[in-house]
Molecule: c-di-AMP riboswitch aptamer (ydaO/yuaA leader)
Organism: Chloroflexota bacterium
RNA sequence: UCGAAUACGCGGCCGAAUCCCGCAGGUGCGGGAGCGGGGGACCCACCAGGUUCUUCGGGGUGUAUUCCCUCCAGGGGGAGGGAUAGGGCAACUCUUUCAGCCCGAACCCGUCAGCUAACCCCGUAGGCGACUGAAAGAGGAGUA
Numbered sequence: 001u002c003g004a005a006u007a008c009g010c011g012g013c014c015g016a017a018u019c020c021c022g023c024a025g026g027u028g029c030g031g032g033a034g035c036g037g038g039g040g041a042c043c044c045a046c047c048a049g050g051u052u053c054u055u056c057g058g059g060g061u062g063u064a065u066u067c068c069c070u071c072c073a074g075g076g077g078g079a080g081g082g083a084u085a086g087g088g089c090a091a092c093u094c095u096u097u098c099a100g101c102c103c104g105a106a107c108c109c110g111u112c113a114g115c116u117a118a119c120c121c122c123g124u125a126g127g128c129g130a131c132u133g134a135a136a137g138a139g140g141a142g143u144a
Base pairs, nucleotide, nucleotide: 012128013127014126018033019032020031021030022029023028034124035123036122037121038120039119044114057112058109059108060107061106066083067082068081069080070079071078072077086103087102088101089100092139093138094137095136096135097134098133099132
């Protein structure tokens, strides 16, 4: 001098996942507010008939849906790649436009659930730096 790891602090990002109170004092337990999700009436929606194909029920959280190609397997499957619906990118906040960058997963219920007032139930984690630039409008705060 450069790089990596760990710890602490500051300021942030994705996400509903934050704040307060009490007990405890081996990292916990309980309650509340806020935020998020599911179930659940009337009404509405679905319903019936015919043809073809398949044997892979249906549903939920979430942006994560759909299509094509290659390989493995040879039963629906698995792996990789390319696109795509869609989603995200902080320096006060929100909206819009342009350009650029990133994601486009994973999990759960268990044969069962359309919407849905009252009502009932559940969650409040985890992971990170796509370290974003400009323009316009609105609002707020601060300074003079």